About this RNA
Model confidence (mean pLDDT): 75 of 100. A computed fold for a 340-nucleotide RNA from a Lachnospiraceae bacterium, annotated as Bacterial RNase P class A. It is recorded under the gene name rnpB. Rfam family: Bacterial RNase P class A. Rfam classes the family as a ribozyme. About the family: Ribonuclease P (RNase P) is a ubiquitous endoribonuclease, found in archaea, bacteria and eukarya as well as chloroplasts and mitochondria. Gene Ontology terms of the family: dimeric ribonuclease P complex, tRNA processing and ribonuclease P activity. Lineage of the source: Bacteria > Bacillati > Bacillota > Lachnospirales > Lachnospiraceae. The RNAcentral record of the sequence draws on ENA.

RNA sequence: UGAGAGGGACGGAUGACCGCGGGGGGAGCAUUCCCUUCGAGGAAAGUCCGGGCUUCACAGGGCGGGAUGCCGGAUAACGUCCGGCGGAGGCGACUCCCGGGAAAGCGCAACAGAAAUGAUACAGCCCCCUCAUGGGAGCAAUGGUGAAAUGGCAGUGUAAGAGACUACCGGUCCUGCGGUAACGCAGGGCGUCAAUGCAAGCCCCAUCCGAAGCAAGACCGAAACGAGGACGUAAGGUGCCCUGCCUGUCCUCAGGUGGGUCGCUAGAGACUGCCGGCAACGGCAGUUCCAGAUAGAUGGUCAUCCAAGACAGAACCCGGCUUACAGUCCCUCUCAGUCU
Numbered sequence: 001u002g003a004g005a006g007g008g009a010c011g012g013a014u015g016a017c018c019g020c021g022g023g024g025g026g027a028g029c030a031u032u033c034c035c036u037u038c039g040a041g042g043a044a045a046g047u048c049c050g051g052g053c054u055u056c057a058c059a060g061g062g063c064g065g066g067a068u069g070c071c072g073g074a075u076a077a078c079g080u081c082c083g084g085c086g087g088a089g090g091c092g093a094c095u096c097c098c099g100g101g102a103a104a105g106c107g108c109a110a111c112a113g114a115a116a117u118g119a120u121a122c123a124g125c126c127c128c129c130u131c132a133u134g135g136g137a138g139c140a141a142u143g144g145u146g147a148a149a150u151g152g153c154a155g156u157g158u159a160a161g162a163g164a165c166u167a168c169c170g171g172u173c174c175u176g177c178g179g180u181a182a183c184g185c186a187g188g189g190c191g192u193c194a195a196u197g198c199a200a201g202c203c204c205c206a207u208c209c210g211a212a213g214c215a216a217g218a219c220c221g222a223a224a225c226g227a228g229g230a231c232g233u234a235a236g237g238u239g240c241c242c243u244g245c246c247u248g249u250c251c252u253c254a255g256g257u258g259g260g261u262c263g264c265u266a267g268a269g270a271c272u273g274c275c276g277g278c279a280a281c282g283g284c285a286g287u288u289c290c291a292g293a294u295a296g297a298u299g300g301u302c303a304u305c306c307a308a309g310a311c312a313g314a315a316c317c318c319g320g321c322u323u324a325c326a327g328u329c330c331c332u333c334u335c336a337g338u339c340u
Base pairs, nucleotide, nucleotide: 001336002335003334004333005332006331007330008329009328010327012305013304014303015302016301017300018299020039021038022037023036024035025034026033027032041311045322046321048320049319050318051317052316053213054212055211056210058244059243060242061241062240063239065209066208067207068206069205070084071083072082073081074080085099086097087096088095089094100204101203105202106201107198108197109196122143123142124139125138127136128135129134151169152168154166155165156164170193171190172189173188174187175186176185177184178183217262218261219260220259226253227252228251229250230249231248235247236246237245269288270287271286272285273284274283275282276281
C1' cells in the first nucleotide's frame, strides 16, 4: 500500500417561528389559557422461540402430540449465548454443521448401470478344449455407469487376480496416561475388519413441555320480576383415557352493553466504577427515571453545519433469534507486495 476476517458506534446537529401527546404547577370557571419537563428503533419489523403477568384448572398414573439432541457452563427460561471436542471449508485470520442410535425393526435410493447389498458380472483379463463358430473353469485388480459399487496406498504372490499375504494408513477391541467430560496420545490384539447412503424417512433412546391470551382480566355504569325446558349412577372440571377429588351442569327465547376507569409502565430496568471469571455472565457500590396513545401523539417552514439520501413508527412488558439497511467512523487480527 492492497486484499480480507471478527467486533463495535453513529445513522443527524444547532437556531428561529407555528403546531401535537403525557406528567407537574398556576390562573380561570364549564369546554380555556400560561409556565415547566419528558416524548419511537437498531431493528419498533417477522410473530419464530422463551418467559413475566392474567383467567380457567385438582392431583396421581397412562397414552398421544410437540420440541431439543457431542461435552461443560451462563440464564428467570429457551430451540438463545459462552467456552471446548469432533467433522467439513479456507494459505490464513476465521466460518459452517442435518453432531445420540444403522448389529431392534420397517422403509427409500428415480435414471444410468451387469449389479444398489451377504453380487448367477457389461466391456474386459487368464487358462483348457475346438478347424472355426463356440464351450468349460477362474477373476473383481483395469475400464464404463452412478451421489454412492463391498476400505485406501505400495509391494509379495498368482495362469490372471483378490486382505490371499506383508508394511503403513483407516476401522474396531483392550490396556495405560492426560482431561470434570466430549475426547486426545501411546502401546498391543484382530484380516471372521458385520457388508453403501439416508433417521431434516418412520422408528429407538435421553431430556423438557397444561390450555388460552391485554380483544387476558377486574371494577363502575346501563338493562331485565327475566321466562321456559332437559339431566342427578347424568352433566361439567387438564389435549385424550382411567382412578380419586370437587361442583349443580347444559339448551332455547327475551332485554341491555358500540360508554368510562384500572390493567398501562419503577422494570429478571439503564448507566458508571471496582471485584470474580478465558468468556457468556455474576456480586458490590453509586447515579438515574428516559412514551403510555386509544380514528391512535413529536409535524411543517426557513437558515447554517454535514458523509447522513438507507431500512423504517411503540400499543402489556422483557430475554433472544431471523430478516432489511444509503453512508461514515473506531478497534483487533490474517495474507500478499514494497521500503528501512